This is a predicted structure of a 110-nucleotide RNA (SAM riboswitch aptamer (S box leader)) from a soil metagenome. The sequence is in RNAcentral, with records from MGnify. The coordinates come from a structure-prediction model, not an experiment, and the mean pLDDT is 81.
[in-house]
RNA sequence: CUUAUCAAGAAAGGCUGAGGGUAAUGGCCCUGUGAAGCCUUGACAACCUACCCGGUCAACUAUGACUGGAAAAGGUGCCAAUUCCAUCCUGCUAUUGCGGGACAGAUAAG
Numbered sequence: 001c002u003u004a005u006c007a008a009g010a011a012a013g014g015c016u017g018a019g020g021g022u023a024a025u026g027g028c029c030c031u032g033u034g035a036a037g038c039c040u041u042g043a044c045a046a047c048c049u050a051c052c053c054g055g056u057c058a059a060c061u062a063u064g065a066c067u068g069g070a071a072a073a074g075g076u077g078c079c080a081a082u083u084c085c086a087u088c089c090u091g092c093u094a095u096u097g098c099g100g101g102a103c104a105g106a107u108a109a110g
Stems, first nucleotide, its partner, number of pairs: 001110006011041005019030003024087004042079001044077001047075003052069007083104001088101005
């Protein structure tokens, strides 16, 4: 940089000791009944690799591509609140508001 996903889901213990909620801003939350970080074990999920079952197409000898399901060994990820909400554009609404999209962010693969 590109593609896909982001309304679901998932805990304890030890060390430590004040922050945290992942651009910025404004809110609103969490937190000495222990934040963030590190370690151990466990769980959640299904992006990639391996394996199992099936379908379609191509090739006609092996095989290759796409797709569905099951599983969870390995590599990540993840275990407060919709990516916590809003900001920018747009449709509806008499107003607070509701919906869609974008920007930005996170994760995986290349």